[in-house]
């Protein structure tokens, strides 16, 4: 850096340094000097790898609990849409706007691989 699987409407902040930006990207919104973003402590959620039981299996393994070692993560559903499809009130006659539902895309993690 592409590739594949898997999850994404829960859950989880306090301090110190700093000093304008921050929510991937576009478009809305929001968030931020009463201190962004980055960094450093401490805490803290969570259960993807991992670990140990328990439990079936001919076996590999499925399933159940547990610890928290490697990783993630602690504003808002991945903040909310973006393409497509459906379904409803209005506006209206612009194939649009709006609401609600389903898919996708993209994007994050994780784990596997190249």
């Nucleotide at each position: 850096u592409g590739c594949u699987c898997a999850u994404c409407c829960a859950g989880a902040g306090g301090g110190g340094c700093a000093g304008a930006g921050g929510g991937a990207c576009c478009g809305g919104c929001c968030c931020a000097g009463a201190g962004a973003a980055g960094c450093c402590c401490c805490g803290g959620c969570a259960a993807c790898c991992a670990c140990c039981g328990c439990g079936u299996u001919c076996a590999g393994g499925a399933g159940c609990g547990g610890u928290a070692g490697g990783u993630g993560c602690c504003a808002a559903u991945u903040c909310c849409g973006g393409c497509c499809c459906g379904c409803g009130a209005g506006c209206g006659a612009g194939u649009g706007c709006c609401g609600c539902g389903g898919g996708g895309a993209a994007g994050a993690u994780g784990a596997g691989g190249a």